[in-house]
RNA sequence: CCCGAAAAAGGCAAACCUUUCGAAAGAUAGGGACGCAAAGCGACAGAUCUUACAGGCAAUAUUUGCCUGUUGAUGGCUGAGCUGCCGGAA
Numbered sequence: 001c002c003c004g005a006a007a008a009a010g011g012c013a014a015a016c017c018u019u020u021c022g023a024a025a026g027a028u029a030g031g032g033a034c035g036c037a038a039a040g041c042g043a044c045a046g047a048u049c050u051u052a053c054a055g056g057c058a059a060u061a062u063u064u065g066c067c068u069g070u071u072g073a074u075g076g077c078u079g080a081g082c083u084g085c086c087g088g089a090a
Stems, first nucleotide, its partner, number of pairs: 002088003011036002016031003020027002034076001040082002044079003047074003052070008
């Protein structure tokens, strides 16, 4: 550096419920396990989500919807980067 999860020691924690924060997506803490060989770290590149804000368009019109951008989120969406236990091969 590459491969693997059979063994051994372990680790993480989906959905859902409660609490708190947030406009929202979602996040924190606790419970709980669908799963994960990096389901460890971090938003660099994509992708997806988010109407609180700005602009535009439309209509059944003073509201609603859509689009673009801003804000933010997702690392358990993908790629790349950094780090790591055990075993194997070189």